[in-house]
Context: one part of a larger RNA
RNA sequence: CCCACGUUAAGGAACUCGGCAAUCUGUACCCGUAACUUUGGAAGAAGGGUAGCCCCGCACUGGUGAGCGUACUAGCUACGCGAAGCGAGGGGGGGCCGCAGAGAAUCGGCUCAAGCGACUGUUUACCAAAAACAUAGGUCUCUGCGAAGCCGUAAGGCGACGUAUAGGGGCUGAUGCCUGCCCAAUGCCGGAAUGUUAAGAGGAGAGGUUAGUCGCAAGGCGAAGCUUUGAAUUGAAGCACCGGUCAAUGGCGGCCGUAACUAUAACGGUCCUAAGGUAGCGAAAUUCCUUGUCGGGUAAGUUCCGACCUGCACGAAUGGCAUAACGACUUGAGCGCUGUCUCAACGUGGGACUCG
Numbered sequence: 001c002c003c004a005c006g007u008u009a010a011g012g013a014a015c016u017c018g019g020c021a022a023u024c025u026g027u028a029c030c031c032g033u034a035a036c037u038u039u040g041g042a043a044g045a046a047g048g049g050u051a052g053c054c055c056c057g058c059a060c061u062g063g064u065g066a067g068c069g070u071a072c073u074a075g076c077u078a079c080g081c082g083a084a085g086c087g088a089g090g091g092g093g094g095g096c097c098g099c100a101g102a103g104a105a106u107c108g109g110c111u112c113a114a115g116c117g118a119c120u121g122u123u124u125a126c127c128a129a130a131a132a133c134a135u136a137g138g139u140c141u142c143u144g145c146g147a148a149g150c151c152g153u154a155a156g157g158c159g160a161c162g163u164a165u166a167g168g169g170g171c172u173g174a175u176g177c178c179u180g181c182c183c184a185a186u187g188c189c190g191g192a193a194u195g196u197u198a199a200g201a202g203g204a205g206a207g208g209u210u211a212g213u214c215g216c217a218a219g220g221c222g223a224a225g226c227u228u229u230g231a232a233u234u235g236a237a238g239c240a241c242c243g244g245u246c247a248a249u250g251g252c253g254g255c256c257g258u259a260a261c262u263a264u265a266a267c268g269g270u271c272c273u274a275a276g277g278u279a280g281c282g283a284a285a286u287u288c289c290u291u292g293u294c295g296g297g298u299a300a301g302u303u304c305c306g307a308c309c310u311g312c313a314c315g316a317a318u319g320g321c322a323u324a325a326c327g328a329c330u331u332g333a334g335c336g337c338u339g340u341c342u343c344a345a346c347g348u349g350g351g352a353c354u355c356g
Base pairs, nucleotide, nucleotide: 001351002350003349004348005347006346007345008344010342011341014340019337027051028050029049030048031047036041038174052096053095054094055093056092058090060089061088063086064085067081068080069079070078071077072075097101109335110334111333112332113331114330115329116327117326121133122132137172138171139170140169141168142167143166149158150157151156175322176321177320178319180252181251182250185249186248187245188244189243190242191241194240195239196238200234201233205229206228207227208226209225212221213220214219253271254270255269256268257267280314281311292308293307294306295305296304
């Protein structure tokens, strides 16, 4: 010097990103216990008191108990009352000892405020336990049963020995108050008149070949058959088209002027849009400018709490806002407590070091 422990004057978070770590607290009984609340809780809230041993009492409460009484089915019966003594618990008084009586061990520190998630639960086996996942509840959608959906080439199986109060899928996430506007785009659902549209059907027409025929010849024309093509016409879904649908994917404006100080604009004008963000919340887990401004807390506060609204770039089931209870969650403050620190010291055990 390192590791694991123990103790510490005075101070008591001045340490530090942060009370990290370590103290404090801790048991039983009695008293007492706030805001808030979903009336269950919060709550062991908080905050106090008592506790060992010996002796003496108690018309305090049970137990046991000789015996007595009542009933009948007359018994080794049932029920009730119950002396003395003994014993258990409770309470009262007196005394004794120590620094210390839950004498060891086991064994909550507490409070205030905010955020997030309702809660119990689950998770990155081996750097993340959380505000992430799940959840009950809500809602949309599919599915009429050989169900939908899923596994399998199939047979077959799960769903389910279930039957729409059932089963599958998506989103949201207890509860309370609510959930605004937009169907133009994309998706989905419905419609079938018209347009477009494949294979197929259809076969007008055209070409090749050549029996034949014409020609002196070169060559021309050319039936049937075979063959190569091929127009009109017909032809489903889809798309176009017409509607619906946002707890479907999603979206939810700009400029200018105006009130008898100024400022602001209830009001007006204009452009654009499918519609122009409603309620609620708001410098927020969202605010760049920003340590915004004001108030609170501190002697002093880029954090925190309460407001304001100028929301760069909140906003309503990718839910909005509240919310008791809960949380090894995150943030701020206080009381208690302490070697975290001022500032270090001593001790114990084991290393390091020397010898072997």
Molecule: large-subunit ribosomal RNA, domain IV
Organism: Abditibacteriota bacterium